[in-house]
RNA sequence: GGGCUCGUGGUCUAGUAGCUAUGACGUCAGUCUCACACACUGAAGGUCAAGGGUGCGAUUCCCUUCGGGCCCA
Numbered sequence: 001g002g003g004c005u006c007g008u009g010g011u012c013u014a015g016u017a018g019c020u021a022u023g024a025c026g027u028c029a030g031u032c033u034c035a036c037a038c039a040c041u042g043a044a045g046g047u048c049a050a051g052g053g054u055g056c057g058a059u060u061c062c063c064u065u066c067g068g069g070c071c072c073a
Stems, first nucleotide, its partner, number of pairs: 001072007010025003027043005049065005
């Protein structure tokens, strides 16, 4: 330098033939317990890496950039 791939709550992750997002762990509250743990119930937490484009509408499609990984030179 070229090619491929990935980027989604604190962490890991599902999702996507375009209609604003799933679960687990963790956190907080409640129930239970003398208490803790376990278990159960509920809640908060995401500008879906950034910018632009297409379109009624973009996490998803296109372009550029940034970052991680792999391959080639």
A computed fold for a 73-nucleotide RNA from a Candidatus Nanoarchaeia archaeon, annotated as transfer RNA.
Its Rfam family is "tRNA". It is annotated as a transfer RNA. Gene Ontology term of the family: triplet codon-amino acid adaptor activity.
The coordinates come from a structure-prediction model, not an experiment, and the mean pLDDT is 83.